Transfer RNA from a bacterium, 71 nucleotides, folded computationally. The RNAcentral record of the sequence draws on ENA. Its Rfam family is "tRNA". Rfam classes the family as a transfer RNA. The coordinates come from a structure-prediction model, not an experiment, and the mean pLDDT is 82.
[in-house]
RNA sequence: GGGCGGUUAGUUUAGUGGUAAAACUUCGGUCUCCAAAACCGAUGUCGGGAGUUCGAUUCUUCCACCGCCCG
Numbered sequence: 001g002g003g004c005g006g007u008u009a010g011u012u013u014a015g016u017g018g019u020a021a022a023a024c025u026u027c028g029g030u031c032u033c034c035a036a037a038a039c040c041g042a043u044g045u046c047g048g049g050a051g052u053u054c055g056a057u058u059c060u061u062c063c064a065c066c067g068c069c070c071g
Base pairs, nucleotide, nucleotide: 001070002069003068004067005066006065007064010024011023012022013021018054026042027041028040029039030038047063048062049061050060051059
């Protein structure tokens, strides 16, 4: 330098154009003499820009970062 893949919640990951989701974590509550466990509830998220579209996490494009391959 070239090619491919990835980037979604604090963490690990789903989500192929129509209200962003699960588990764990965190916080609050119930229970308990106290704590743990268990149960109930809450908070919080699409890497950045541009384009297409009535509508974009999703399609196109540029950039950034990470990984793999070729030279």